[in-house]
Context: one part of a larger RNA
Molecule: small-subunit ribosomal RNA, 5' domain
Organism: Hibiscus trionum
RNA sequence: GGAUGAACGAUGGCGGCAUGCUUAACACAUGCAAGUCGAACGGGGAGUGGUGUCUCUAGUGGCGGACGGGUGAGUAACGAAUAAGAACCUACCUUUGAGAGGGGAACAACAGCUGGAAAUGGCUGCUAAUACCUCGUAGGCUAAGGAGCAAAAGGAGGAAUCUGCCCAAGGAGGGGCUCACGUCUAAUUAGCUAGUUGGUGAGGCAAUAGCUUACCAACGUGAUGAUCAAUAGCUGGUCCAAGGGAUGAUCAGCCACACUGGGACUGAGAGACGACCCAAACUCCUACGGGAGGCAGUAGUGAGGAAUUUUCUGCAAUGAGCGAAAGCCUAACGGAGCAAUGCCGCGUGGAGGUAGAAGGCACACGGGUCAUGAACUUCUUUUCCUGAAGAAGAACCAAUGACAAUAUCUGGGGGAAAAGCAUCGGCUAACUUUGUGCCAAUAGUCGCGGUAAUACAGAGGAUGCAAGCAUUAUCC
Numbered sequence: 001g002g003a004u005g006a007a008c009g010a011u012g013g014c015g016g017c018a019u020g021c022u023u024a025a026c027a028c029a030u031g032c033a034a035g036u037c038g039a040a041c042g043g044g045g046a047g048u049g050g051u052g053u054c055u056c057u058a059g060u061g062g063c064g065g066a067c068g069g070g071u072g073a074g075u076a077a078c079g080a081a082u083a084a085g086a087a088c089c090u091a092c093c094u095u096u097g098a099g100a101g102g103g104g105a106a107c108a109a110c111a112g113c114u115g116g117a118a119a120u121g122g123c124u125g126c127u128a129a130u131a132c133c134u135c136g137u138a139g140g141c142u143a144a145g146g147a148g149c150a151a152a153a154g155g156a157g158g159a160a161u162c163u164g165c166c167c168a169a170g171g172a173g174g175g176g177c178u179c180a181c182g183u184c185u186a187a188u189u190a191g192c193u194a195g196u197u198g199g200u201g202a203g204g205c206a207a208u209a210g211c212u213u214a215c216c217a218a219c220g221u222g223a224u225g226a227u228c229a230a231u232a233g234c235u236g237g238u239c240c241a242a243g244g245g246a247u248g249a250u251c252a253g254c255c256a257c258a259c260u261g262g263g264a265c266u267g268a269g270a271g272a273c274g275a276c277c278c279a280a281a282c283u284c285c286u287a288c289g290g291g292a293g294g295c296a297g298u299a300g301u302g303a304g305g306a307a308u309u310u311u312c313u314g315c316a317a318u319g320a321g322c323g324a325a326a327g328c329c330u331a332a333c334g335g336a337g338c339a340a341u342g343c344c345g346c347g348u349g350g351a352g353g354u355a356g357a358a359g360g361c362a363c364a365c366g367g368g369u370c371a372u373g374a375a376c377u378u379c380u381u382u383u384c385c386u387g388a389a390g391a392a393g394a395a396c397c398a399a400u401g402a403c404a405a406u407a408u409c410u411g412g413g414g415g416a417a418a419a420g421c422a423u424c425g426g427c428u429a430a431c432u433u434u435g436u437g438c439c440a441a442u443a444g445u446c447g448c449g450g451u452a453a454u455a456c457a458g459a460g461g462a463u464g465c466a467a468g469c470a471u472u473a474u475c476c
Base pairs, nucleotide, nucleotide: 001476002475003474004473006472007471009469013346014345015344016343017342018341019339020338021304026302027301028300030299031298032297035063036062037061040060041059043057044056045055070257071256072255079183082180084178085177088175089174090173093171094170095169096168097167099165101135102134103133104132110125111124112123113122114121115120140149141148142147154163155162156161185229191221192220196218197217198216199215200214201213202212203211233254234253235252236251237247238246239245260279261278262277263276282293283292284291285290310336312335313334314333318332319330321328322327349379350378351377352376359370360369361368383417384413385412386411387410389408393403420465421464422463423462424461425446426445427444431460432459433458434457435456442447
């Protein structure tokens, strides 16, 4: 000198764009954050004089809750980055080929009875399906000898037809796995390793593999730093005096985690933030028998801290989910609010004005300086106040805008309402006076202060930056 997710001090006009718990991965009141489909299904309810129709939906069923959103505790590792690879899986989407024949038994809802304070159950009976089972069929699979094994579902419409279902082979995108290379500190950590290293048989997985297991061998690794310990999410990037530096907020990619530890279920995909089971801690309810919960989602509260925002608005846009669609849902997202937290832009007036005014300060008492600065005259109105008009963002025949009665534009008003902070001994731009008297103080460094202090404190003046300024902390 530059930089910051900054903080503190006194000060503070406006706008645009960004950013905003770096500490306790501490504990959380309350609301919301993942639903949707009646064109899969049987009921129930509302409505109608009745039928048809329409609407709502607890339950069965399907798809989605593995995405999106958060955090960085753990991890020194194939975790991440770069570059390769072979023994794999893939719902929805997409391309192509072939197919959907026959039969059956239930279980919710519901009705009745019943346990419990509640959470939540139990028994009996009835019932539908794109839920479940079975037979048949198969250009697939297993096999190598003949053979064995595996499928399906309908719905809407007056119809044309549309949509869904099953099998097989490709694609795209996604994911799992292996490997080369480099990836912080410490030797006051020198040896480490028994599923350990390799083989065979068996098991297991979507797949390779000590992944697991029985047997056999005794390997494997290490001063080119193993092992142990400490620290740490990694990268694109960001900052920089450009260095072998520092850093990893926001945005983007990957990973890990979801009160702590463990586990499996479902599923194309999870060892699953707002699912389940077990254990522990904590909090709450209880009729003491037993139950409920998990904000590192978004607001918000307490605590910690130098320190970090609203319990706002809308699905109008861009996306996600479901649906044939209308649409529903979406604290993703779009916006508004708060904060000089940062960057950028604008303003706080312009021109004239000497009796060189009053007043302050210093003074050699002549004059000097603050100083054209003010007053005064005149002009203008960015911001400001107040009226009128008024968007783009809407993409799709039309309709549809939260922001917003905003931005912008055009009248009226009035110089009005808008400047501070630090410094002035040298480094370093800027000097005098009064007070104090090694006291009180100051200080980044050299230092200053003991009676003439340009260094302390006040004042006048000056210098620097400016809606900022200075200090502190950290990095180069």